[in-house]
Order: sequence, then C1' cells, then structure tokens
RNA sequence: UUCUCUAAAAGGCAAACUGCUUGAGAAGGCAGGACGCAAAGCCGUGGAUCCUAAUUCCUUACUUUUAAGAGAGGAAGAGGACAGCCUGGUUACUGGA
Repeated sequence: UUCUCUAAAAGGCAAACUGCUUGAGAAGGCAGGACGCAAAGCCGUGGAUCCUAAUUCCUUACUUUUAAGAGAGGAAGAGGACAGCCUGGUUACUGGA
C1' cells in the first nucleotide's frame, strides 16, 4: 500500500411510533425517539416490491328519454417511489488477524 475478516477505542447513522409539513399517492423533509447497522455514507446499474394523475376497458345495484349518465369494484396506465430488499458502482475512520 492492497485484499478479506472484524477484537478494542473514538465516534457515526437512525427503524417503528409521535408531532408539524410537502405530495393525487407510494413516499419525502424537519423535530423527538432508538429497532438495529462495518458502509444503515453517496449514486441509482439491473431486478424485486409499492403508488398511480389524466385517460381507457370490464363488471355491477340506481336513474331515465332504452341507450346513455353518474356511483362502487376490478384490470391497464405516462411516469414516479424505495433502496435499512437483493445486485452493481464509488468514497471512507480505527487498528487487531
């Protein structure tokens, strides 16, 4: 110096939940709070999962001018979210093996 693993010390981050706030929503931000984390730092490559505006299609009780309306449910939907789900990239403290 590099790679892998992770004793000790010094620290770091912060789940659920709560309050406020942004968003159509998933979810995000701030504060409190700690389940946990050796990258639970950063990015967002490829997947998984989640959301779904406008709109389209299907089903259905109701109304009436009998073929339409609007309500409910389901499917699709540009794109988005997350990444503390996996994978990938990148940077990094301490020293022990």
Background
c-di-GMP-I riboswitch aptamer from a Bacillota bacterium, 97 nucleotides, folded computationally. It matches the Rfam family "c-di-GMP-I riboswitch aptamer". About the family: GEMM was predicted in a large-scale screen for bacterial structured RNA regulatory elements. Of the family's consensus pairs, 95% are formed in the model. Its mean pLDDT, the model's own confidence on a scale to 100, is 80.